[in-house]
RNA sequence: GAGGAUAUAGUUCAGUGGUAGAGCACGUGCUUUGCAUGCACGAGGCCCUAGGUUCAAUCCCAGGUACCUUCG
Numbered sequence: 001g002a003g004g005a006u007a008u009a010g011u012u013c014a015g016u017g018g019u020a021g022a023g024c025a026c027g028u029g030c031u032u033u034g035c036a037u038g039c040a041c042g043a044g045g046c047c048c049u050a051g052g053u054u055c056a057a058u059c060c061c062a063g064g065u066a067c068c069u070u071c072g
Stems, first nucleotide, its partner, number of pairs: 001071004006066002010024004018055001026042005047064003051061002
């Protein structure tokens, strides 16, 4: 320098053109003499663009950023 892959919750990962879920973690309540476990509930997010397409974009397209990787 060229090509490819990835970016979603604190973390590990799903997901789809019509307002996004799970496990673990966190908080509250119940249970217990207390702790742990268990049960219920809750908070918390689509890398950026005052770019495009679309009635509607987290998803499609373009550019950028970060990280990984292949070739030279």
The RNA shown here (transfer RNA) has 72 nucleotides and comes from Camelus ferus. Model confidence (mean pLDDT): 81 of 100. Rfam family: tRNA. From the family's description: Transfer RNA (tRNA) molecules are approximately 80 nucleotides in length. Lineage of the source: Eukaryota > Metazoa > Bilateria > Tetrapoda > Camelus. The RNAcentral record of the sequence draws on Rfam.